RNA sequence: CGCUGCUCAGAGCAAAGCCGCCGAAAGGCGGUGGCGCAAAGCAACGGGGCUAAAGCGGGAAAUACCCGCCAAGUCCGCCGAGCUGCCAGC
Numbered sequence: 001c002g003c004u005g006c007u008c009a010g011a012g013c014a015a016a017g018c019c020g021c022c023g024a025a026a027g028g029c030g031g032u033g034g035c036g037c038a039a040a041g042c043a044a045c046g047g048g049g050c051u052a053a054a055g056c057g058g059g060a061a062a063u064a065c066c067c068g069c070c071a072a073g074u075c076c077g078c079c080g081a082g083c084u085g086c087c088a089g090c
Base pairs, nucleotide, nucleotide: 002090003089004088005087012037013036017032018031019030020029021028022027035077041083042082045080046079047078048075049074050073055069056068057067058066059065
């Protein structure tokens, strides 16, 4: 330096559920919890998932309400690519 995660050490992160807060929602943050994770560290570039406030279209007497479309919202603990990194083995 490269590959690998069978083995070792010390650590780290934290799913669901529950409580509080933020948000229209998806979701996020803090606490608890611990299913799992060798990148479950960073980061929305490509694909994909989720949501639909605003906007647009339709219905409606209507600025009520209902339906549809839509990401500039969201998820990297869905996949790929990118950046960085611990230990061990070869």
Molecule: c-di-GMP-I riboswitch aptamer
Organism: Gemmatimonadales bacterium